Small-subunit ribosomal RNA from an uncultured bacterium, 1495 nucleotides, folded computationally.
RNA sequence: AUUAGAGUUUGAUCCUGGCUCAGGAUGAACGCUGGCGGCGUGCCUAAUGCAUGUAAGUCGCACGCAUACCCUUCGGGGUGUGAGUGGCGGACGGCUGAGGAACACGUGGGUAUCUGCCCUGGGGUGGGGGAUAACGCACCGAAAGGUGUGCUAAUCCCGCAUACGUUCCCGCUUUUAGCAAGUGGGAGGAAAGCAGCAAUGCGCCCUGGGAGGAGCCUGCGGCCCAUCAGGUAGUUGGCGGGGUAAUGGCCCACCAAGCCGGUGACGGGUCCCUGGUCUGAGAGGAUGAUCAGCCACACUGGAACUGAGACACGGUCCAGACUCCUACGGGAGGCAGCAGUGGGGAAUUUUGGACAAUGGGCGAAAGCCUGAUCCAGCCAUGCCGCGUGAGUGAAGAAGGCCUUCGGGUUGUAAAGCUCUUUCGGCCGGAACGAAAUCGCACGGGUUAAUACCUUGUGUGGAUGACGGUACCGGAAUAAGAAGCACCGGCUAACUACGUGCCAGCAGCCGCGGUAAUACGUAGGGUGCGAGCGUUAAUCGGAAUUACUGGGCGUAAAGCGUGCGCAGGCGGUUUGUUAAGCCAGAUGUGAAAGCCCCGGGCUCAACCUGGGAACUGCGUUUGGUACUGGCAAGCUAGAGUACGGCAGAGGGGGGUGGAAUUCCACGUGUAGCAGUGAAAUGCGUAGAUAUGUGGAGGAACACCGAUGGCGAAGGCAGCCCCCUGGGUCGAUACUGACGCUCAGGCACGAAAGCGUGGGGAGCAAACAGGAUUAGAUACCCUGGUAGUCCACGCCCUAAACGAUGCGAACUAGUCGUUGGAGUAGCAAUACUUUAGUGACGCAGCUAACGCGUGAAGUUCGCCGCCUGGGGAGUACGGUCGCAAGAUUAAAACUCAAAGGAAUUGACGGGGGCCCGCACAAGCGGUGGAUGAUGUGGAUUAAUUCGAUGCAACGCGAAAAACCUUACCUACCCUUGACAUGCCCGGAACCUCGCAGAGAUGUGAGGGUGCUCGAAAGAGAGCCGGGACACAGGUGCUGCAUGGCUGUCGUCAGCUCGUGUCGUGAGAUGUUGGGUUAAGUCCCGCAACGAGCGCAACCCUUGCCAUUAGUUGCUACAUUCAGUUGGGCACUCUAAUGGGACUGCCGGUGACAAACCGGAGGAAGGUGGGGAUGACGUCAAGUCCUCAUGGCCCUUAUGGGUAGGGCUUCACACGUCAUACAAUGGUCGGUACAGAGGGUUGCCAACUCGCGAGAGGGAGCCAAUCCCAGAAAGCCGAUCGUAGUCCGGAUUGCAGUCUGCAACUCGACUGCAUGAAGUCGGAAUCGCUAGUAAUCGCGGAUCAGCAUGUCGCGGUGAAUACGUUCCCGGGCCUUGUACACACCGCCCGUCACACCAUGGGAGUGGGUAUUACCAGAAGCAGUUAGCCUAACCGCAAGGAGGGCGAUUGCCACGGUAGGAUUCAUGACUGGGGUGAAGUCGUAACAAGGUAACCAAU
Repeated sequence: AUUAGAGUUUGAUCCUGGCUCAGGAUGAACGCUGGCGGCGUGCCUAAUGCAUGUAAGUCGCACGCAUACCCUUCGGGGUGUGAGUGGCGGACGGCUGAGGAACACGUGGGUAUCUGCCCUGGGGUGGGGGAUAACGCACCGAAAGGUGUGCUAAUCCCGCAUACGUUCCCGCUUUUAGCAAGUGGGAGGAAAGCAGCAAUGCGCCCUGGGAGGAGCCUGCGGCCCAUCAGGUAGUUGGCGGGGUAAUGGCCCACCAAGCCGGUGACGGGUCCCUGGUCUGAGAGGAUGAUCAGCCACACUGGAACUGAGACACGGUCCAGACUCCUACGGGAGGCAGCAGUGGGGAAUUUUGGACAAUGGGCGAAAGCCUGAUCCAGCCAUGCCGCGUGAGUGAAGAAGGCCUUCGGGUUGUAAAGCUCUUUCGGCCGGAACGAAAUCGCACGGGUUAAUACCUUGUGUGGAUGACGGUACCGGAAUAAGAAGCACCGGCUAACUACGUGCCAGCAGCCGCGGUAAUACGUAGGGUGCGAGCGUUAAUCGGAAUUACUGGGCGUAAAGCGUGCGCAGGCGGUUUGUUAAGCCAGAUGUGAAAGCCCCGGGCUCAACCUGGGAACUGCGUUUGGUACUGGCAAGCUAGAGUACGGCAGAGGGGGGUGGAAUUCCACGUGUAGCAGUGAAAUGCGUAGAUAUGUGGAGGAACACCGAUGGCGAAGGCAGCCCCCUGGGUCGAUACUGACGCUCAGGCACGAAAGCGUGGGGAGCAAACAGGAUUAGAUACCCUGGUAGUCCACGCCCUAAACGAUGCGAACUAGUCGUUGGAGUAGCAAUACUUUAGUGACGCAGCUAACGCGUGAAGUUCGCCGCCUGGGGAGUACGGUCGCAAGAUUAAAACUCAAAGGAAUUGACGGGGGCCCGCACAAGCGGUGGAUGAUGUGGAUUAAUUCGAUGCAACGCGAAAAACCUUACCUACCCUUGACAUGCCCGGAACCUCGCAGAGAUGUGAGGGUGCUCGAAAGAGAGCCGGGACACAGGUGCUGCAUGGCUGUCGUCAGCUCGUGUCGUGAGAUGUUGGGUUAAGUCCCGCAACGAGCGCAACCCUUGCCAUUAGUUGCUACAUUCAGUUGGGCACUCUAAUGGGACUGCCGGUGACAAACCGGAGGAAGGUGGGGAUGACGUCAAGUCCUCAUGGCCCUUAUGGGUAGGGCUUCACACGUCAUACAAUGGUCGGUACAGAGGGUUGCCAACUCGCGAGAGGGAGCCAAUCCCAGAAAGCCGAUCGUAGUCCGGAUUGCAGUCUGCAACUCGACUGCAUGAAGUCGGAAUCGCUAGUAAUCGCGGAUCAGCAUGUCGCGGUGAAUACGUUCCCGGGCCUUGUACACACCGCCCGUCACACCAUGGGAGUGGGUAUUACCAGAAGCAGUUAGCCUAACCGCAAGGAGGGCGAUUGCCACGGUAGGAUUCAUGACUGGGGUGAAGUCGUAACAAGGUAACCAAU
């Protein structure tokens, strides 16, 4: 000094694991926006091509010439300019990063070297000679340029003299391993002058040293690929040469055969390196713009020359490509300097100013040159700073938006008032950067010197691109200056409208299908702010490559197993060493940067001074515990010897019995075999069965085991031979000999392959038979490879304990195998050791689980993993006869894939239990006719809803009109209805006319209530008017409330506290019994509680009490409960009682409870009803009602008439009536209960065949009426038939209701008399006063009932039982399901798109091999030619040059293979995609358990 997380897999959980986000940063770009200043930065791409200008010159104090001007004493002198000779500089500065994986760079060492200018020493500078440019003349060429000839100078060139050192050679001495030093001799080798009156200065030559610079060598360090594993002939070394400034195979000749490589050679790809920069807590990771150091390059390739320095950016030569000029003969060029231009690109600036400063070159200097540099310009490209105003101001203005219509918000925000004036604009002043050089004066040093030189002080004058800029002052005005992104979660910030899985959004999860905080817009808000967002790439988060700091039983991950070289690691003691290690000192670690402390710009950014740091490397001194090295020991590790023991350990040989099959013969007869059932098959030519004998192959029952052995694979009758390992015991010996192990070697089930055998059974393929929609399967009958043996390959498995090997340590208990010991007569017990099992503490684990045989605690070594898919695939390599194995990617694609556990749901899983669930019964439906509802069809309309159970005689407890919502036509528009405003009028009643009616129009009558004296006002009603609004059975039941159905009257559903679990959750609620019941009992880490069950409620069954009319009536009376009396009985209707497993016996666990019994009207919830837990089905209903939103508003509202909802080929549901004799018909006759009744029920009586009509008593009902109950019973008749069954249909005639029965009512009478003779597959109801059967009543209603809701009468059968079907409950199990099995999900095929492999080939690139060729250049040679200095009298020579030639070599060419990229007809698989096709493989026992490998 220092460490933050979040979203996303699931119904939920924990874990693993990927993806994504929040942070920082950028040479950035893009979008929107944009006031000022300071300081930085600015072609990341095409090392692409470049117009134009410019970037390296300078020196007359080296030299000659030409020329201009000035002065002149005419002798000359001075100042310039130009090209040239000569010198120095063009090797610096500036640009770029192509190449290069290298001693290129960084860092630390080394030396066999060189070094112009500079500094400091020593010495010298004598005397000669020669040429040439310029220039003149002549000539060639378009030009660039060139040739010949003639003259000329030097600090140009060349000899000679001298030369201490130096170079070379030979000696000597000293000293050495070798260098080296000193000394003697020999050989060879120098020079230049210029300026000045002079002094002198500057030069020149030789030489020692230094500084700085450069060369070379070297340790260490820093990329990827092993799908690059072997590379190398000048290669490695030596000897001798050459070459260089210098070492060296740098080069050459010869000799040797080395050298490099798993610590990664060689090859390929990529890349300038570093200080640093960004990030990070750090370790790391990424990066190498600007600044600084090094390297490399300068159009591409090659080459040298000159020089101190180059193989040279603005030099030369050659080759090539490109561009330009040309008279076509030939020439010129190189912006990766600064500007600028084309091009490329998402993208990167001015053809600016100045040498004023700093620095560089030249010069004695003045000075000249300097696109280095300093400045300015452009760009929000970055960092930093400032501003766009401040205060006050509530009527909380207007406007906008929202609204529950009250208001809220924008918001003190604005306006208004009072201030200020930064920045910008205007006016004025105005810098620092400048001081040196230079002049003068005075000192110091030097000196003989007051010269010169040098240095210091003072003084004088000159010099500014930036720039009239910074800065300062003045006047005026709030005046000129705010945007961008976001607002579902992560993540700060919410509403409205529009849209309607569209348009669109999206970083991840995901939004959008009519109420979108997620799209678009608006209002508001949040964040940042001259910027804000997006994109790209980078670090972080990511402990997601884990050194710090991860893992491998099941999530990805232990090689199938062993042996073992290298490597890594290694017991104990002593000595020694000091390599590692530790400490001190010292050298270095450039500057800048980062950090700390200061300073300067008003602050900051920025600049600047000092310090620290630079974790590194070197040298040296010390330390010696530990590790290592060396030496010597030790015995606890390891091993050997000896003696026992166990064993399916391995290899070879032999041998045995049972069984299958086959063969032969015998007995024997019609079947056998096989299956879910069959068939194919075998059998009368004699099978199967059975007996005897024989053949052959394979495997070894029982023993046998949780057993034994082995490294693993694996190993099983018995005997023999050979052989490996283990273990126990006690003693002796060796003396760390050990552990692990990349590469390597060996073994390695089954299947498979090769050759040759063998072949009984079994059995891929194949054939047949079945099954099936199909059945290339499951099942059956056959059957070949194969299975077996020998030899040789293959080398893979779910090769599993899914658990590498070795060592040590860490509670136990119970088995079992082998050995040893102790005790004991023995059984057995105990101790110990090596294995092998079960449980279990601590600990570990995500959990499951592991737990001395670890998955615990540690150590050593190896192997392996890093999201899913693509894929263990492609390509390449290796191996293989093949099959294939091994090694092993990428593009692309997804946001998951996965592990363990939890709760459910489900299972053609298991267990237990229940229900008219089945079974046992009774009666139905499905067939007929009719009624009714629905579908469909039809229609102007056939209004709408309900659709498996849980829609379909349902909403509808009554469609002729109305209802009515539908259709047609005609009408109304503040409306049929509500509230408010204005005007008029009481309301209201009566009568006409037109019209289908609604309605329109006319006439007449009529005036109320309250207050007030009146005028008038008010309430109420009617009419008219305008606007707010009414209205809607219009849509959405998937926006809702309420109500309802259903599972299901099933026994369940939960909570609090506690406990357990990281958690979801569990426990309780499970278990043993029991119950109709989670009912109760017992047990139990649970203890309690709630909603349900039960009970409480109603009704019914018994009794009692009370009460007694309209009820009842034992007494009396009567035709009659009619009357009297009475309330005992029945009944009525109120209150109580009664039943609680209370009692007895048995069973059970001493329980709960069950069984049986007693008593009782009733007995084990007595019967029935009401009552419906948490929830499920987005179940039903917006058309009961209510209601959000949307929609219509002269209509989707309202009124009227008529029509429709009543249609009809057909299909379905629910019913009615039947098919008859247990019946029909006729006659007689008996007995209910519960209801209803005043626009009502309606008696008696009369009429009618009847429906009904007349009539009017009674009754607001225990009083009267509806009201005759029917089946039944007693008789009669019919006699099994389409009937005296059945009644549809149709005709005629009527009745009733109603404004009105045509569409379209009910009923009556007469006539008619259809189908139907008991109903296929299938299916429904019911367990007792039930089914069945019989009638009665109510609601609705004017009328209309086979429906529905009730009521009573008569009144059965059967239940062995829970195997099966259906539904349900509890426990358990499996699960890849959770929209929950109507689930999930696999593969082919078809279509579209994407990336990729193969591919006859095709076209490029790169490096390479062999050969050809050979420019320029250098080196060698030189018979041709030329030649100033030197030698020689001369001839000539020396030397030089040209040319030629040899060697090396660039470009180029031919051929070969290698590698890489692109492309390619066709083709292979892969991925993705919406509802496509075919099947159903997997998940449940997934319906044949699944999976792995091979075929």

Its mean pLDDT, the model's own confidence on a scale to 100, is 84.